[in-house]
Molecule: transfer RNA
Organism: Candidatus Liptonbacteria bacterium
RNA sequence: CCCCUCGUAGUUCAAUGGAUAGAACGGGAAUCUCCUAAGUUCUAAAUGCAGGUUCGAUUCCUGCCGAGGGGA
Numbered sequence: 001c002c003c004c005u006c007g008u009a010g011u012u013c014a015a016u017g018g019a020u021a022g023a024a025c026g027g028g029a030a031u032c033u034c035c036u037a038a039g040u041u042c043u044a045a046a047u048g049c050a051g052g053u054u055c056g057a058u059u060c061c062u063g064c065c066g067a068g069g070g071g072a
Base pairs, nucleotide, nucleotide: 001071002070003069004068005067006066007065010025011024012023013022018055027043028042029041030040031039048064049063050062051061052060
């Protein structure tokens, strides 16, 4: 320098044009218990950034940023 893949809750992963972006673990509260753990109920929390396409973008396109891999 060129090419490919990826970027979504605190973490690990779903959702691939449409509805309120879900799950597990973790966090907070309540309940239970003599106390703790476990259990039960409730609850907060996310689409890397900027444009474009579209009635509608997490998804498609472009650029940038970041992570990983390959080639010279």